[in-house]
C1' cells in the first nucleotide's frame, strides 16, 4: 500500500431506523454473633472523531483515529 472485523457504563457484552439495556462492579439496607454467600434498593454512558442520509441515527453513508487480522509490492 490493499482488504476485513472491532471501539456502547469502571470492566465482558447485548441493542439490525422510534424511550440506550443486561451481568459482573461500586455505594446504602436487610439477613447473621461477625464475613461470606443470598436478598432488596442506589449508582452510573458526548453510544470514538468530524460531516452527510432521514421527521427521527447507537444502528444506514463517507471520513479521520485507535486497535486486530489477513493479502502483496518494491527498487
Nucleotide at each position: 500500500g490493499c482488504c476485513g472485523c472491532c471501539a456502547u457504563a469502571g470492566c465482558u457484552c447485548a441493542g439490525u431506523g422510534g424511550u440506550a439495556g443486561a451481568g459482573c462492579g461500586c455505594c446504602c439496607g436487610c439477613c447473621u454473633u461477625g464475613u461470606a454467600a443470598g436478598c432488596g434498593g442506589a449508582u452510573g454512558g458526548u453510544c470514538g472523531u468530524c460531516g452527510g442520509u432521514u421527521c427521527a441515527a447507537g444502528u444506514c453513508c463517507g471520513u479521520c483515529u485507535g486497535g486486530c487480522g489477513g493479502c502483496u509490492c518494491c527498487a
Predicted 3D model of a 75-nucleotide RNA (transfer RNA) from Armatimonadetes bacterium Uphvl-Ar2. Rfam family: tRNA. The family's RNA type in Rfam is transfer RNA. Its mean pLDDT, the model's own confidence on a scale to 100, is 81. The sequence is in RNAcentral, with records from ENA.